[in-house]
RNA sequence: CAAAUAGAGCGCUAGGGUUCCGAUUCAUCGAAAGUCUUUUCAGGUCGAUGGGUGUCUGGUCCGAGAGCACUCGACCUCUCAGUGAUAUGAGGGGUUACACGGCGGGACAAAAGCCCGGGAGAC
Numbered sequence: 001c002a003a004a005u006a007g008a009g010c011g012c013u014a015g016g017g018u019u020c021c022g023a024u025u026c027a028u029c030g031a032a033a034g035u036c037u038u039u040u041c042a043g044g045u046c047g048a049u050g051g052g053u054g055u056c057u058g059g060u061c062c063g064a065g066a067g068c069a070c071u072c073g074a075c076c077u078c079u080c081a082g083u084g085a086u087a088u089g090a091g092g093g094g095u096u097a098c099a100c101g102g103c104g105g106g107a108c109a110a111a112a113g114c115c116c117g118g119g120a121g122a123c
Stems, first nucleotide, its partner, number of pairs: 007072003011068002015062002020059002022056001023053009036043002073096009098118001100121001104116003
């Protein structure tokens, strides 16, 4: 100076919004426990349907290159089996580093530390 590798999966978390569930609210319809309250008006409770609300704690869901744990893989080394010698298989130990980062765009219901992206840029 140049080349190669620096990986993958699963679970979880930070975080995220709003499909579905739940919550809440409005409207409509209906219901009744000694005849709910006071006969009515009206109010409350419960249920069904439809609309709104994520500045609704939540469940489902999405979810990290620079977060966590585990498994596998890769590299180095040792031991055992095997062989004429290699190859090969199994097991033990070690390594798998470092990492500031927009704007904007994309997908799914939607958003995001997801993807574009270890990008642009900065040092």